[in-house]
RNA sequence: AAAUUGAACAAAGCGCCAGGACUUUCCAGUGAGGAAAGUUGACGAGGAAGUGGUUAAUCGAAGUAAUCGGCGGGUGCCACUCGGAUGCCAUAUCCGUUAGAAAACUACAAAACCUUGAGGCAACUUGAGGAACAAAGGGUUUUCAAUGGCUUGG
Numbered sequence: 001a002a003a004u005u006g007a008a009c010a011a012a013g014c015g016c017c018a019g020g021a022c023u024u025u026c027c028a029g030u031g032a033g034g035a036a037a038g039u040u041g042a043c044g045a046g047g048a049a050g051u052g053g054u055u056a057a058u059c060g061a062a063g064u065a066a067u068c069g070g071c072g073g074g075u076g077c078c079a080c081u082c083g084g085a086u087g088c089c090a091u092a093u094c095c096g097u098u099a100g101a102a103a104a105c106u107a108c109a110a111a112a113c114c115u116u117g118a119g120g121c122a123a124c125u126u127g128a129g130g131a132a133c134a135a136a137g138g139g140u141u142u143u144c145a146a147u148g149g150c151u152u153g154g
Stems, first nucleotide, its partner, number of pairs: 014072004019068001020040008043060003049081006082096004087150005100144007113130007
């Protein structure tokens, strides 16, 4: 150092890399390629009733573009069960414990950027500081909510 075993920690723009791109070394220079070793391969916000299934699973920022491409996973979506919403029950519809729809109003970020430090021959990795800029969601208000039956008040 590798393998095996055990323990701990660690996640959903999350994990990984065999294509590609880039870097270095060597071989070529009638070449512009080959080999080896490395680097890179999604910036935050938001998101979980249960079971099963499924895959190009919400929102914007950056960039003029490899955040390309591939594999795996996944809080998305579908079905069912359970639960919630219009006085009550059932059905239908829409939703998921912050649990009906629509409209209006309303907040906040990180990277990128600048300065500086550390590691590496380099590609690149990473620490600290500075000043910003979102949308969805959430919240508030207003309006509205089917069919059948039942009940109360006026």
Model confidence (mean pLDDT): 79 of 100. The RNA shown here (glmS glucosamine-6-phosphate activated ribozyme aptamer) has 154 nucleotides and comes from a Bacillota bacterium. Its Rfam family is "glmS glucosamine-6-phosphate activated ribozyme aptamer". Rfam classes the family as a riboswitch. For this family Rfam cites "Control of gene expression by a natural metabolite-responsive ribozyme" (Winkler et al., Nature, 2004).